[in-house]
RNA sequence: AUGUCAUCCAGAGCGGUUGAGGGACGGGCCCGAAGACGCCGCGGCAACCAGUCAAUUAGACCUGGUGCCAAUGCCCGAUCGAUGAGGA
Numbered sequence: 001a002u003g004u005c006a007u008c009c010a011g012a013g014c015g016g017u018u019g020a021g022g023g024a025c026g027g028g029c030c031c032g033a034a035g036a037c038g039c040c041g042c043g044g045c046a047a048c049c050a051g052u053c054a055a056u057u058a059g060a061c062c063u064g065g066u067g068c069c070a071a072u073g074c075c076c077g078a079u080c081g082a083u084g085a086g087g088a
Base pairs, nucleotide, nucleotide: 002087004085005084006083007082008081013042014041015040016039017038021031022030023029025077026076027075028074043069044068045067048065049064050063051061052060053059073080
């Protein structure tokens, strides 16, 4: 880089820093100098994979690998996107 499968109306924010754009894309609608987005620290949510426990089934923990913490993936659209786990 490519293809496959699963999930995406639940849940979870404070502080510091920076300084103008951000919410993937088109249209809308929002967030944002009363400081968004990003980054860092701490905290948290969740339970895909591993691990441990249990095992008839369902499951439990959250130690490790990820992920996530405005709005249903913000809404509509699309041959769209994101995340996880395998395969060749």